[in-house]
Context: one part of a larger RNA
RNA sequence: CUGGGCGUAAAGCGCACGUAGGCGGUUGAGUCAGUCGGAUGUGAAAGCCCCGGGCUUAACCUGGGAAUUGCAUUCGAUACUGCUCGACUUGAGUAUGGUAGAGGAUAGUGGAAUUUCCGGUGUAGCGGUGAAAUGCGCAGAGAUCUGAAGGAACACCAGUGGCGAAGGCGGCUCUCUGGACCAACACUGACGCUGAGGUGCGAAAGCGUGGGGCGCAAACAGGAUUAGAUAUACCCGGGUAGUCCACGCCGUAAACGAUGUCAACUAGCCGUUGGGGGGCUUGUCCCUUUAGUGGCGCAGCUAACGCGAUAAGUUGACCGCCUGGGGAGUACGGCCGCAAGGUUAAAACUC
Numbered sequence: 001c002u003g004g005g006c007g008u009a010a011a012g013c014g015c016a017c018g019u020a021g022g023c024g025g026u027u028g029a030g031u032c033a034g035u036c037g038g039a040u041g042u043g044a045a046a047g048c049c050c051c052g053g054g055c056u057u058a059a060c061c062u063g064g065g066a067a068u069u070g071c072a073u074u075c076g077a078u079a080c081u082g083c084u085c086g087a088c089u090u091g092a093g094u095a096u097g098g099u100a101g102a103g104g105a106u107a108g109u110g111g112a113a114u115u116u117c118c119g120g121u122g123u124a125g126c127g128g129u130g131a132a133a134u135g136c137g138c139a140g141a142g143a144u145c146u147g148a149a150g151g152a153a154c155a156c157c158a159g160u161g162g163c164g165a166a167g168g169c170g171g172c173u174c175u176c177u178g179g180a181c182c183a184a185c186a187c188u189g190a191c192g193c194u195g196a197g198g199u200g201c202g203a204a205a206g207c208g209u210g211g212g213g214c215g216c217a218a219a220c221a222g223g224a225u226u227a228g229a230u231a232u233a234c235c236c237g238g239g240u241a242g243u244c245c246a247c248g249c250c251g252u253a254a255a256c257g258a259u260g261u262c263a264a265c266u267a268g269c270c271g272u273u274g275g276g277g278g279g280c281u282u283g284u285c286c287c288u289u290u291a292g293u294g295g296c297g298c299a300g301c302u303a304a305c306g307c308g309a310u311a312a313g314u315u316g317a318c319c320g321c322c323u324g325g326g327g328a329g330u331a332c333g334g335c336c337g338c339a340a341g342g343u344u345a346a347a348a349c350u351c
Stems, first nucleotide, its partner, number of pairs: 003323004007305002012319001014201004021194003025088007033081002035077008049065006091191001092188003096183004103177003107173003110154001115149003119145003125136002162169002206249006215243002220238001222236002260318006268296012280283001300307002324351003333344004
């Protein structure tokens, strides 16, 4: 010396399940494949290196040694790894009894509000803005009071609260259904971790077919603003796709904690959610334990900011990714897609 890295500088796949592979708890016995040692054979010569010798030196030539880190055979060693057999319970899982929850799917249902329509009362404005105008209104608007229709979203509760792998999930009820947590400990006995390919899920927008359409609103057209004729933007009055539903595609996001998954270890303090245990002065209480979720903070880490038991600390296992800026996440080709496009992914040239 046997790269260094990935929160913000380039770099963690959007998330999960899982094939191959890699890695794998405690213990006994066997085996001796890996591993370690000895011997033998081989590892051509020259060259390199060391010690000598010969040309007056050197280059050069020459003798010996070492080296040739390897391979094969054989004899041993048996701690570790592997393999075979057996045992164990701490990892993992199953069973039992409980608990919380916007976890998912389907069906039904409720009230407030907006809009529209019918009817009543009633009269001249309403609406909108910085100010206006377009717009609506004597064919009776706006306001107000009944009634009806329809669609979408669920105020308060609501909380650095909860649930979910992520995307995400919020009125109420039934049905079906996934996961988590806690307690005690009965059972199985390493059944585990990660995961190239692969498969599934995956906001919004978009696409296909058929419905639906209250409000909102790309596009579009009208008004106004401005020195500005038609300013393409802001503001106002309209308004179609879309937003909603069913089925099927798309497969991307600042898919973010910009932080892969799993496991172990490493000061404290203060909140909060769901369980369990205990205490007494029985309370809107205190102590403790466990699983989450937050705020500080020691050591340590970090370029700094900051992180700090939910690590970016100290380690291990496995995967993914980075290697100056631009060209470029582009071209070409492949694969996927109805398309939009996605994915894989360069080079010339240039600084």
The part of an RNA shown here (small-subunit ribosomal RNA, central domain) has 351 nucleotides and comes from an uncultured prokaryote. The coordinates come from a structure-prediction model, not an experiment, and the mean pLDDT is 89.